Predicted 3D model of a 130-nucleotide RNA (SAM riboswitch aptamer (S box leader)) from a Saprospiraceae bacterium.
It was read from a public genome assembly, where an Rfam model found it.
Its mean pLDDT, the model's own confidence on a scale to 100, is 77.
Of the family's consensus pairs, 100% are formed in the model.

């Protein structure tokens, strides 16, 4: 850089340079921000994807064995510490809301109504191939 899988509604702080931006990219929204944005730096946390469970530490379960199980750990290899991937764009269902038709709680049509659940695309991380 490409493919694949697998995860994404939970979690996680305080200095110091910096000096206007940021939230991935396009669009509409909408938060954040001189009570200092990005970025870099230090420390300190969160998580469990490689890792390890004889190895830096300590326990097991389940099972015939092995194990892509479970449960621990946080040394290494990594990633994160505003807002759901901040939020929506695409497909379906309902809801909502116009317009019609009907004895009517029904029936049809329409609609950016960003409302609700699911699916998907992106985009983010880790592995593993090429």
């Nucleotide at each position: 850089a490409u493919u694949u899988u697998a995860u994404a509604a939970c979690g996680a702080a305080g200095g110091g340079u910096g000096g206007a931006g940021a939230g991935a990219u396009c669009a509409g929204g909408c938060u954040c921000u001189g009570c200092g944005a990005a970025a870099c730096c230090c420390u300190g946390g969160c998580a469990a994807c490689c890792u390890c469970g004889c190895c830096a530490a300590a326990u097991u379960c389940c099972a015939a064995c092995a194990g892509c199980g479970a449960c621990g750990a946080a040394a290494g290899g990594u990633g994160c510490c505003a807002a759901a991937u901040c939020c929506u764009g695409c497909c379906a269902a309902a809801g909502a809301c116009c317009g019609g038709a009907a004895a009517a709680u029904u029936c049809c049509g329409g609609u950016g109504c960003a409302u609700u659940u699911g699916g998907g695309a992106c985009u983010a991380u880790a592995a593993a191939a090429u």